[in-house]
Molecule: transfer RNA
Organism: Devosia sp.
Parts: sequence; C1' cells; structure tokens
RNA sequence: GUGCCCGUAGCUCAGUGGUAGAGCAUCCGACUUUUAAUCGGAUGGCCGUGGGUUCGACCCCCACCGGGCAUACCA
Repeated sequence: GUGCCCGUAGCUCAGUGGUAGAGCAUCCGACUUUUAAUCGGAUGGCCGUGGGUUCGACCCCCACCGGGCAUACCA
C1' cells in the first nucleotide's frame, strides 16, 4: 500500500431500515442476623466524524479518523 473485521451507556455487548436496549457498575429504596445476598426503581447515549440515499438511517452508499487481523513490496 491492498483486502477483511470492529467502533452503540463508565465497562462488556445486543440491536442490521420504523419510539436505542441488556448484563455489570453507580445512586436511592425495600427486605434481611449481616457492610453480604435478594428484590424494586433511578441515573447514564451527538450509536467514531462528515456527507449522500430514503417518507424514515445505529442499520444502506461514499470519504475520513481510530483499533485489530491477513497479505504484498522496500530495506
């Protein structure tokens, strides 16, 4: 350089055109012999960036940024 995969909540990930979610973590509460466990609730997102297509985009297309894998060339 080329090809492929990945980027979504603090962390790990799901969602692949039609209202953005789960587990863990954090906070509040209930319960409890217990600072644990269990149960309920809340908080938390420019869906990597910018364009395009579409009635509608996390999802499709293009470019770019970051990470990973493979491969080629040079030394």